[in-house]
């Protein structure tokens, strides 16, 4: 060279057209003599990149990036 798959919050992963959500981690409170642990609540994502179809794109199609397997 050439083919497959991956690519969403700090981490793990879900979500496959209709404006994104979990657990784990944070931050506040309550609980305690403190601490852990429970128990309530907050924040936090231009969905790798840039163009496209669509009324609407995390999704569906093109390139390119990055990352793993395969093949030669």
């Nucleotide at each position: 060279g050439c083919c497959a798959g991956c690519g969403u919050g700090g981490c793990u992963c879900a979500g496959u057209g209709g404006u994104a959500g979990a657990g784990c981690a944070g931050c506040u409170c309550a609980u305690u003599c403190g601490u852990a642990a429970u128990g309530a609540g907050c924040g936090g994502g231009u969905c790798g990149u840039g163009g496209g179809u669509u009324c609407g794109a995390u999704c569906c199609c093109c390139a390119c990036c990055g990352c793993u397997g395969g093949c030669u």